This is a predicted structure of a 100-nucleotide RNA (Glycine riboswitch aptamer) from a Betaproteobacteria bacterium. NCBI's taxonomy places the organism under Bacteria, Pseudomonadati, Pseudomonadota, Betaproteobacteria. It matches the Rfam family "Glycine riboswitch aptamer". The family has 44 seed sequences and 9,425 matches in Rfam 15.1. The coordinates come from a structure-prediction model, not an experiment, and the mean pLDDT is 79. The sequence was found by an Rfam model in a public genome assembly.
[in-house]
RNA sequence: GACAGGCAAUCUGGAGAGCGCUGAGUUUUUCUUAGCCACCGAAGGGGCACGCGGAAAUUUUAUCUGCAAAUCUCUCAGGUAACAAGGACAGAGGGGUGUA
Numbered sequence: 001g002a003c004a005g006g007c008a009a010u011c012u013g014g015a016g017a018g019c020g021c022u023g024a025g026u027u028u029u030u031c032u033u034a035g036c037c038a039c040c041g042a043a044g045g046g047g048c049a050c051g052c053g054g055a056a057a058u059u060u061u062a063u064c065u066g067c068a069a070a071u072c073u074c075u076c077a078g079g080u081a082a083c084a085a086g087g088a089c090a091g092a093g094g095g096g097u098g099u100a
Stems, first nucleotide, its partner, number of pairs: 005097001007095001010092004018037001020036006038080003044076001045074003051067005
């Protein structure tokens, strides 16, 4: 100096699931709110494997424990007509970093 990687933003794409019931409010379609029931997984969050260590114990194989992934799983949170918003992830052009 450059690059991988990673970070936040911008533009584009981006799924799933009840216009549920009752009460109150309302601009009376719907929306807001409280309670109840049923669902979704792709904001966020929790959990687990392989593997890598540690401890004690014991002479032989087991026990306890730490780190540890996801689009898996849980559904705390969030979400469930269309629209809007959100949205993991992907692509693009830049930015500032420079072995996570």